This is a predicted structure of a 73-nucleotide RNA (transfer RNA) from a Patescibacteria group bacterium. The sequence is in RNAcentral, with records from ENA. Rfam family: tRNA. Rfam links the family to the GO term triplet codon-amino acid adaptor activity. The family's RNA type in Rfam is transfer RNA. Model confidence (mean pLDDT): 83 of 100.
RNA sequence: GGGCCGGUAGCUCAUCCGGUAGAGCACCUCGCUUGCACCGAGGAGGUGGCAGGUUCAAGUCCUGUCCGGUCCA
Numbered sequence: 001g002g003g004c005c006g007g008u009a010g011c012u013c014a015u016c017c018g019g020u021a022g023a024g025c026a027c028c029u030c031g032c033u034u035g036c037a038c039c040g041a042g043g044a045g046g047u048g049g050c051a052g053g054u055u056c057a058a059g060u061c062c063u064g065u066c067c068g069g070u071c072c073a
Base pairs, nucleotide, nucleotide: 001072002071003070004069005068006067007066010025011024012023013022019056027043028042029041030040031039049065050064051063052062053061
């Protein structure tokens, strides 16, 4: 320098052809308990790496760019 894969909630990851962004764990509140844990109920939390483009509508398609992994030179 070039090819491919990835970047989504605090963490690990979903989201089959574009149509209201979700799960588990973690966190907060309540119940349960003498108390803690477990368990049950409820809740908060996201510019989808960044910037543009296409579209009525983009995590998803297109372009550029940054970061990580991997292969080639």